[in-house]
A computed fold for a 64-nucleotide RNA from a bacterium, annotated as Fluoride riboswitch aptamer (crcB RNA motif). Its mean pLDDT, the model's own confidence on a scale to 100, is 78.

RNA sequence: UGCAAGAACGGCGAUGGGGCUCGCCGCCGACCGCCGCCUUGCGGCUGAUGGCCCCUGUGUGUAU
Numbered sequence: 001u002g003c004a005a006g007a008a009c010g011g012c013g014a015u016g017g018g019g020c021u022c023g024c025c026g027c028c029g030a031c032c033g034c035c036g037c038c039u040u041g042c043g044g045c046u047g048a049u050g051g052c053c054c055c056u057g058u059g060u061g062u063a064u
Base pairs, nucleotide, nucleotide: 009026010025011024012023013022016055017054018053019052020051021050033045034044035043036042037041
């Protein structure tokens, strides 16, 4: 100095916050949802989570 592995740390996982946990990434890298069509555009659909719990907001149904 280069490569590989592990640990620590940081970041990311389609819309907010906190805790736990899982995965990925290590500075342009992880990431930037799905479906259909006449596809560089048009139309339609689900969800505040990667997963679990709680809070906030929103939507639906019922009761008062």